[in-house]
Parts: sequence; structure tokens; C1' cells
RNA sequence: GAUAAAGGCACACCCGUCGUGAGGCGGGGUCGCAAAGCCACGGAGCUCCAUAUGAGCUGGCCGAGCUACCGAA
Repeated sequence: GAUAAAGGCACACCCGUCGUGAGGCGGGGUCGCAAAGCCACGGAGCUCCAUAUGAGCUGGCCGAGCUACCGAA
């Protein structure tokens, strides 16, 4: 980050499955994404629970960190 190229991922939703739950995983699907790759460190939101200064979830909420394809301006 382009009226490029080669590709990649997969919102919602549906089915199955795990979980108290937020939600995760697999298949289908394709709204979108130049990191929509990894990461729970800092915020933010969500869940469980009650003493809590707790445990967990969300990376497709944001920031930071690490890594990666191409090469016009």
C1' cells in the first nucleotide's frame, strides 16, 4: 500500500461437539480484512462467582511486541 500479481483468512448464520457461562473447536458459509498471522503485556468489553486485591473469555475492540507475501507510487 496500487484499477498490480500470486495467494491467504473467514463476520453473521446453520450443523456437530466441549464448557455453568462468556466462548472455543470441526464442517458448511462468505460480511469483510494488507497482517482478520502469532501473542492476554496494557486498556476496553463480556462471563462465573462473592469478598475479591478472585478465576476465566474476547486478538474480527484498541494499543504494544514478534513474524510473513509482492514491489508501482

The RNA shown here (c-di-GMP-I riboswitch aptamer) has 73 nucleotides and comes from a soil metagenome. The prediction has a mean pLDDT of 86. RNAcentral holds the sequence, with entries from MGnify. Its Rfam family is "c-di-GMP-I riboswitch aptamer". Gene Ontology term of the family: cyclic-di-GMP binding.